Molecule: transfer RNA
Organism: Deltaproteobacteria bacterium
RNA sequence: GGGCCGGUAGCUCAGUCGGGAGAGCGCCGCUCUCACACGGCGGAGGUCGCUGGUUCGAUCCCAGUCCGGCCCA
Numbered sequence: 001g002g003g004c005c006g007g008u009a010g011c012u013c014a015g016u017c018g019g020g021a022g023a024g025c026g027c028c029g030c031u032c033u034c035a036c037a038c039g040g041c042g043g044a045g046g047u048c049g050c051u052g053g054u055u056c057g058a059u060c061c062c063a064g065u066c067c068g069g070c071c072c073a
Base pairs, nucleotide, nucleotide: 001072002071003070004069005068006067007066010025011024012023013022019056027043028042029041030040031039049065050064051063052062053061
């Protein structure tokens, strides 16, 4: 330098008709307990890497770009 895969909550990851942004763990509050853990109930938390384009509408399609991984040179 070229090709492919990936980037979504604090972490690990789902997300195919283009229209609802989600799960587990973690965190906070309440409950339970003599107390803790476990359990139960509730809650907070998001620039869907970035910029632009297409579209009534984009995490999703297109272009460029940054970062990580693998392969080739």